[in-house]
Molecule: transfer RNA
Organism: Flavobacteriaceae bacterium
RNA sequence: GGCGAGGUAGCUCAGCUGGUUAGAGCACUGGAUUCAUAACCCAGAGGUCGGCAGUUCAAGUCUGCUCCUCGCUA
Numbered sequence: 001g002g003c004g005a006g007g008u009a010g011c012u013c014a015g016c017u018g019g020u021u022a023g024a025g026c027a028c029u030g031g032a033u034u035c036a037u038a039a040c041c042c043a044g045a046g047g048u049c050g051g052c053a054g055u056u057c058a059a060g061u062c063u064g065c066u067c068c069u070c071g072c073u074a
Base pairs, nucleotide, nucleotide: 001073002072003071004070005069006068007067010026011025012024013023019057028044029043030042031041050066051065052064053063054062
């Protein structure tokens, strides 16, 4: 250089054929329970969906460019 896969919450990831509120587990905060801690239970907070543009009534999802990570290949 060429090809492929990926980038979504602090971390690991889901998100179907574009469709209306963007989610799960862990972690965090508060509460309940306990003599106390852990575990379990309840609730809460936390997101520019890598960036910019385009298509569309509507984009995490489609298209183009670009940045980054991983793999294959020369």